A computed fold for a 67-nucleotide RNA, annotated as nadA riboswitch. It matches the Rfam family "nadA riboswitch". On this family, see Huang et al., RNA 2020: "Structure and ligand binding of the ADP-binding domain of the NAD(+) riboswitch".
[in-house]
RNA sequence: AGUUGCAACAUCCCCGUGGGUUGGGUGCAGGUCGCAGUUGGACCGGUACAGCGAACCCACUGCAACU
Numbered sequence: 001a002g003u004u005g006c007a008a009c010a011u012c013c014c015c016g017u018g019g020g021u022u023g024g025g026u027g028c029a030g031g032u033c034g035c036a037g038u039u040g041g042a043c044c045g046g047u048a049c050a051g052c053g054a055a056c057c058c059a060c061u062g063c064a065a066c067u
Base pairs, nucleotide, nucleotide: 001067002066003065004064005063006062007061013053014051016060017059018058019057020056021055022054023052025049026048027047028046030044031043032042033041
């Protein structure tokens, strides 16, 4: 230097850091539908939020092994 495996540090355990993609959650206003005529449901894209205990990818940090 490269390759592979891993996450010790953590206010139970799990969770190294940043970013991206897909798919979820919650909130907000808008549109459509039918019933009803007091109310409530389903669908559609837009947008915001975050320990999303989902997956994958890129770069980096640290530990170990191998070349």